[in-house]
Context: one part of a larger RNA
Molecule: large-subunit ribosomal RNA, domain IV
Organism: Bacteroidota bacterium
RNA sequence: UCAUGGCUAAGGAACUAGGCAAAAUAGACCUGUAACUUCGGGAGAAAGGUCGCCCUCGUAAGAGGGCCGCAGUGAAAAGACCCAGGCGACUGUUUAUCAAAAACACAGGGCUUUGCUAAUUUGAAAGAAGAUGUAUAAGGCCUGACACCUGCCCGGUGCUGGAAGGUUAAGAGGGGGGGUUAUUCCUUCGGGAAGAAGCUCUGAAUCGAAGCCCCAGUAAACGGCGGCCGUAACUAUAACGGUCCUAAGGUAGCGAAAUUCCUUGUCGGGUAAGUUCCGACCUGCACGAAUGGUGCAACGAUCUGGGUACUGUCUCAGCCAUGAGCUCG
Numbered sequence: 001u002c003a004u005g006g007c008u009a010a011g012g013a014a015c016u017a018g019g020c021a022a023a024a025u026a027g028a029c030c031u032g033u034a035a036c037u038u039c040g041g042g043a044g045a046a047a048g049g050u051c052g053c054c055c056u057c058g059u060a061a062g063a064g065g066g067c068c069g070c071a072g073u074g075a076a077a078a079g080a081c082c083c084a085g086g087c088g089a090c091u092g093u094u095u096a097u098c099a100a101a102a103a104c105a106c107a108g109g110g111c112u113u114u115g116c117u118a119a120u121u122u123g124a125a126a127g128a129a130g131a132u133g134u135a136u137a138a139g140g141c142c143u144g145a146c147a148c149c150u151g152c153c154c155g156g157u158g159c160u161g162g163a164a165g166g167u168u169a170a171g172a173g174g175g176g177g178g179g180u181u182a183u184u185c186c187u188u189c190g191g192g193a194a195g196a197a198g199c200u201c202u203g204a205a206u207c208g209a210a211g212c213c214c215c216a217g218u219a220a221a222c223g224g225c226g227g228c229c230g231u232a233a234c235u236a237u238a239a240c241g242g243u244c245c246u247a248a249g250g251u252a253g254c255g256a257a258a259u260u261c262c263u264u265g266u267c268g269g270g271u272a273a274g275u276u277c278c279g280a281c282c283u284g285c286a287c288g289a290a291u292g293g294u295g296c297a298a299c300g301a302u303c304u305g306g307g308u309a310c311u312g313u314c315u316c317a318g319c320c321a322u323g324a325g326c327u328c329g
Base pairs, nucleotide, nucleotide: 001324002323003322004321005320006319007318008317010315011314014313019310027051028050029049030048031047036041038145052067053066054065055064056063057062068072080308081307082306083305084304085303086302087300088299092104093103108143109142110141111140112139113138114137120129121128122127146295147294148293149292151225152224153223156222157221158218159217160216161215162214165213166212167211171207172206176202177201178200179199180198183194184193185192186191226244227243228242229241230240253287254284265281266280267279268278269277
């Protein structure tokens, strides 16, 4: 000096990103117990008291009296608690080996597919799972207890339905055209021209499904949910009006928020002093309704702010024990 333990005057979080670590609480019995609440809880809430030994009575529980100590759950073991907020309802699950969470799951809710040789999945197939099940079933997707709710838009994309018209493949079809030449004609005798049938190459019109175009429906499908200008008898603001655009222009609720850039917004609370926290305001850069919205008792090794108790975290260090280091050997 380090490690692990023990103790510490006065103060008591002044430490620090943060009470990290440590201290404190602790058993049993008795008393007592708030807000809130889904009436179950919250709750061991909180806050208090008692505990040893001897005598008497008593079956006992216990009651009365007495004695000692600083101390009677006499050692050890054995909850710290409260207030407020965010998120997630909850018990659970997860990154074996840096993340346990607000992530995943969940009961509940919804949409959708599927009539049974089911849909779906697997396999080359036979077959198998689904299921020895049958729509109160099975698969997919989203949301995520509960309470109150879940607005407008079908123009785009998707899905479902429709079939009049347009477009459209293979195929059918074969008008017409090309090549070849038996033969005929011409010839400067070298050759040239025409050309049936057959064979062969090409191929127009026309017929021709789904799809697409088209017409509807559908948002707890993917998604989307405006701008400018003016106006009230102080000022300010704008219930109101005008105009442009759109498929429709964000409803309820919430809001500087796990979302707010400007921003340490402004006001209030808490502090002597508060970029955090709580309550409001609304100017929402860029909340918003199952990509769920807003609340919410209980729950949480969750995150954030405050308080009581407590302490070597600190002011500010000191001492002790054990081990290591170090010195000698």